[in-house]
Predicted 3D model of an 80-nucleotide RNA (c-di-GMP-I riboswitch aptamer) from a Deltaproteobacteria bacterium. The prediction has a mean pLDDT of 77. NCBI's taxonomy places the organism under Bacteria, Pseudomonadati, Myxococcota, Myxococcia.
RNA sequence: GACUGUGAACGCCAAACCCGUCGCAAGGCGGGGACGGAAAGCUACGGGUCUCGGAAGAAUGAGACAGCCGGGUUGCCUGG
Numbered sequence: 001g002a003c004u005g006u007g008a009a010c011g012c013c014a015a016a017c018c019c020g021u022c023g024c025a026a027g028g029c030g031g032g033g034a035c036g037g038a039a040a041g042c043u044a045c046g047g048g049u050c051u052c053g054g055a056a057g058a059a060u061g062a063g064a065c066a067g068c069c070g071g072g073u074u075g076c077c078u079g080g
Stems, first nucleotide, its partner, number of pairs: 003080002005077001012037002017032006035067001041073003045070003048065006
């Protein structure tokens, strides 16, 4: 340096749930809390799921999810 991926080490993130707050909602943010995570960093580009409007269903419009899968991009560690 390359491959590998939690087996070793250093640290990192934080599901459900609870509290506060913003939002019509999906959900976001802060605190507590750990189910998990090797990109559970970033990015709505492809697929997917969800919400709202549309009298109903659909077309369609506006949103949400990166901890659903893939793509793009950046990066920590090093057992073998």